[in-house]
Molecule: transfer RNA
Organism: Legionellales bacterium
RNA sequence: GGGGCGGUAUUUUAAUUGGUAGAAUAUUUGUUUUGCAUAUAAAAGGUUGCCGGUUCAAGUCCGGCCCGCUCCA
Repeated sequence: GGGGCGGUAUUUUAAUUGGUAGAAUAUUUGUUUUGCAUAUAAAAGGUUGCCGGUUCAAGUCCGGCCCGCUCCA
């Protein structure tokens, strides 16, 4: 330098043909306990890597860029 794969909540990740961005975990709060832990209920938490394009509508499609892994040279 070129090819392939990947980037979504703190973390690990899901998302069907493009049609309300979810789960587990962690955090906070309530209940439970003399207290801790456990259990249980709820809440909060998102620039879907970045910038553009297509579309009524983009995590998803197209272009460029950044980062990580890997292959070739």